The RNA shown here (transfer RNA) has 72 nucleotides and comes from Candidatus Shapirobacteria bacterium UBA4062.
Its Rfam family is "tRNA". By type it is a transfer RNA.
It was read from a public genome assembly.
RNA sequence: GGCCCUAUCGUCUAGCGGUUAGGACAUUUGGUUCUCAUCCAAAUAACCGGGGUUCGAUUCCCCGUAGGGUCA
Numbered sequence: 001g002g003c004c005c006u007a008u009c010g011u012c013u014a015g016c017g018g019u020u021a022g023g024a025c026a027u028u029u030g031g032u033u034c035u036c037a038u039c040c041a042a043a044u045a046a047c048c049g050g051g052g053u054u055c056g057a058u059u060c061c062c063c064g065u066a067g068g069g070u071c072a
Base pairs, nucleotide, nucleotide: 001071002070003069004068005067006066007065010025011024012023013022018055027043028042029041030040031039048064049063050062051061052060
């Protein structure tokens, strides 16, 4: 340098054009407990950046950025 793949809450992840962007763990608050742990309930928190297509984009296309694989 060529080609291919990936990027979503703090972490891991679901999503295949119209979802309230969901779940698990973590965190915080409350309940339970003499206390801690466990358990229960609730809350906070996310679409890598820019452009395009579309009535509508996390989703499709293009260009970047970052990471990974492969060939040389």